[in-house]
Context: one part of a larger RNA
RNA sequence: GAGUAAACGAAAAGGCAGGUGAGAAUCCUGCCCGCCGAAAGCCUAAGGUUUCCUGGGGAAGGGUCGUCCACCCAGGGUAAGUCGGGACCUAAGCCGAGGCCGAAAGGCGUAGGUGAUGGACAACAGGUGGAAAUUCCUGUACCAUUGAUUGUUGCCUGACCGAAGGGGUGACACAGGAGGAUAAGUGAACCGUGCGGCUGGUCGAGCACGGCCAAGCAGCAAGGGUAAGCGGUAGGCAAACCCGCCGCUUAAAAAGCCUGAGCUGUGAUGGGGAGCGAAAGACAAGUAGUGAAGUCACCGAUUUCAAACUGUCAAGAAAAGCCUCUAGGAAGACAAUCAGUGCCCGUACCGCAAACCGACACAGGUAGGCGAGGAGAGAAUCCUCAGGCGCGC
Numbered sequence: 001g002a003g004u005a006a007a008c009g010a011a012a013a014g015g016c017a018g019g020u021g022a023g024a025a026u027c028c029u030g031c032c033c034g035c036c037g038a039a040a041g042c043c044u045a046a047g048g049u050u051u052c053c054u055g056g057g058g059a060a061g062g063g064u065c066g067u068c069c070a071c072c073c074a075g076g077g078u079a080a081g082u083c084g085g086g087a088c089c090u091a092a093g094c095c096g097a098g099g100c101c102g103a104a105a106g107g108c109g110u111a112g113g114u115g116a117u118g119g120a121c122a123a124c125a126g127g128u129g130g131a132a133a134u135u136c137c138u139g140u141a142c143c144a145u146u147g148a149u150u151g152u153u154g155c156c157u158g159a160c161c162g163a164a165g166g167g168g169u170g171a172c173a174c175a176g177g178a179g180g181a182u183a184a185g186u187g188a189a190c191c192g193u194g195c196g197g198c199u200g201g202u203c204g205a206g207c208a209c210g211g212c213c214a215a216g217c218a219g220c221a222a223g224g225g226u227a228a229g230c231g232g233u234a235g236g237c238a239a240a241c242c243c244g245c246c247g248c249u250u251a252a253a254a255a256g257c258c259u260g261a262g263c264u265g266u267g268a269u270g271g272g273g274a275g276c277g278a279a280a281g282a283c284a285a286g287u288a289g290u291g292a293a294g295u296c297a298c299c300g301a302u303u304u305c306a307a308a309c310u311g312u313c314a315a316g317a318a319a320a321g322c323c324u325c326u327a328g329g330a331a332g333a334c335a336a337u338c339a340g341u342g343c344c345c346g347u348a349c350c351g352c353a354a355a356c357c358g359a360c361a362c363a364g365g366u367a368g369g370c371g372a373g374g375a376g377a378g379a380a381u382c383c384u385c386a387g388g389c390g391c392g393c
Stems, first nucleotide, its partner, number of pairs: 014032006033390004041370003047350002051348001052076006061069002081142002083346004088119002093114003099108003123140005143342011160329002165325005173312004179305003185298004190211006212271002216266005223259004227250007235243002275290002313316001356365002372384004
């Protein structure tokens, strides 16, 4: 040179009025406008670790401003038998008594242990708050275990329990299409509530909005799977009534058994519900309170029956659990009703993002679930619900 040039991080977009305040394009409220809508909405895993809520603040952080904030100060907030994890199981991997190897350090590895991303396992609906809710509250349940009462049954002619053992199940690939059912959605001249014509017309089959509900328990059920009984038996490391094998009989598709979405009833004289709606006035409201209708038809899933069925070859975890069998134990056991008990950890908030990973309030990256309407083959695309935003000059 000069407080000059450049920059202020998606071209979704703001405008007006009111409020607060020393101060307002930027904070708050209202109305209008615009943007997303397989997302720029909602739930949740990882990760973050108080960023959540309330009150206060205005030095710094915020690419401007700031009365505002994910900033600063203070106070508060996360409630579980059933959700996720542990007190259950095992996979890869890891550790590893003895053991093998190695100058040492140490390496490998049997039994065993550990270890979810898998298996097993009992709660749903509504309400509530400034911040938590399958956790609190209300209603209705379920699981495990302990006790009481009543009833039934058993005490060696033994009910019942029962393996760290045997057997079954658990138990699994990929592709394909068909069927049942439901969710969601749509329409309604039917049902209910509200409204009723500022401009030519509109009491009209007018306009707007709403026409629901879980687990559990009982019954039913589209379908899917499976032959049953008797005798024998040298196999299943002992035993077995179980499994396997052999024979016979009955039956050839049913009965029975197992499984099974869903439907009906109940749950529900309950909840929720459009709407109506106070008294008050910082003990503050669309709150308390009150509360209608709840039918019919269509469409229909990527959800579920279902690890089903059919097909194919590259032939597709384990263990616990559960069922059963004995070995063994055994004097109590079972059912109904009632009552009691139920431990530890997580739970706030962000979570396609200004709170995670990118030195930043960074146009990048980030697993899973839900994901409405019109047009459409569609989760494309355009416009819109719910909801959220206009990207901090």